[in-house]
RNA sequence: GGGCCAGUAGUUCAGUGGUAGAACGUCUCAUUUGCAAUGAGAAGGUCAGGGGUCCGAUUCCCCUCUGGUCCA
Numbered sequence: 001g002g003g004c005c006a007g008u009a010g011u012u013c014a015g016u017g018g019u020a021g022a023a024c025g026u027c028u029c030a031u032u033u034g035c036a037a038u039g040a041g042a043a044g045g046u047c048a049g050g051g052g053u054c055c056g057a058u059u060c061c062c063c064u065c066u067g068g069u070c071c072a
Base pairs, nucleotide, nucleotide: 001071002070003069004068005067006066007065010024011023012022013021018055026042027041028040029039030038048064049063050062051061052060
């Protein structure tokens, strides 16, 4: 320098055009003498950044950035 893959909640990951979700974690409440466990609820997202297509983009297209991998 070139090819490919990935980037979504604090973490690990779903989500192939129509209001963004799960598990774990965090907080609150109940249960307990207390802790743990369990149950109920809540908070937490400029979907890596920019542009384009579309009535509508996490999703499709282009560029950039970051990480991984392969080739040279």
Description
The prediction has a mean pLDDT of 84. Transfer RNA from a bacterium, 72 nucleotides, folded computationally. The sequence was found in a public genome assembly. Its Rfam family is "tRNA". Its family is annotated with triplet codon-amino acid adaptor activity in the Gene Ontology.